Description
This is a predicted structure of a 68-nucleotide RNA (Fluoride riboswitch aptamer (crcB RNA motif)) from Desulfatibacillum sp. Its mean pLDDT, the model's own confidence on a scale to 100, is 75. The model forms 100% of the base pairs in the Rfam consensus.
[in-house]
RNA sequence: GCAAGAAGCGGGGAUGGAGUCCCCCUCACAACUGCUCUUCCUUCCGAGCUGAUGACUCCUGCUGCAGA
Numbered sequence: 001g002c003a004a005g006a007a008g009c010g011g012g013g014a015u016g017g018a019g020u021c022c023c024c025c026u027c028a029c030a031a032c033u034g035c036u037c038u039u040c041c042u043u044c045c046g047a048g049c050u051g052a053u054g055a056c057u058c059c060u061g062c063u064g065c066a067g068a
Base pairs, nucleotide, nucleotide: 010025011024012023013022016059017058018057019056020055021054034049035048036047037046
């Protein structure tokens, strides 16, 4: 350095995967489940808008422009 084996290793942060960091929840009845406007006592209903990140980076998908 490589390979094999054993044991251990909770969840969540509006669209996929991974790493790092941050925050939140605590056995789930929790954390989480975007925004704006209208209607409207509140809620419900209706219309419209942004983003694959909680943040950073990379990959994948989608979209726009330009070049070959």